[in-house]
RNA sequence: GUGGAACACGGCGAUGAAGCUCGCCGCAACCGCGGAACGAACCGCUGAUGGCUUCUCCCCGCAC
Numbered sequence: 001g002u003g004g005a006a007c008a009c010g011g012c013g014a015u016g017a018a019g020c021u022c023g024c025c026g027c028a029a030c031c032g033c034g035g036a037a038c039g040a041a042c043c044g045c046u047g048a049u050g051g052c053u054u055c056u057c058c059c060c061g062c063a064c
Stems, first nucleotide, its partner, number of pairs: 009026005016055006032045004
């Protein structure tokens, strides 16, 4: 200097925060879906979670 493994730590899992948990990554993990042709561009659609719980933000309906 290079490669590998384990542990620890850190980061990531399409829009915020916390706890628990799962997976992934070590400069990579990650960066949603549909529509004429691959892509780009354009148009449209779902969800604040990777999953569970809670809170917050937004939208709709009802009651006071």
Fluoride riboswitch aptamer (crcB RNA motif) from Humibacter albus DSM 18994, 64 nucleotides, folded computationally. Model confidence (mean pLDDT): 77 of 100. The sequence was found by an Rfam model in a public genome assembly.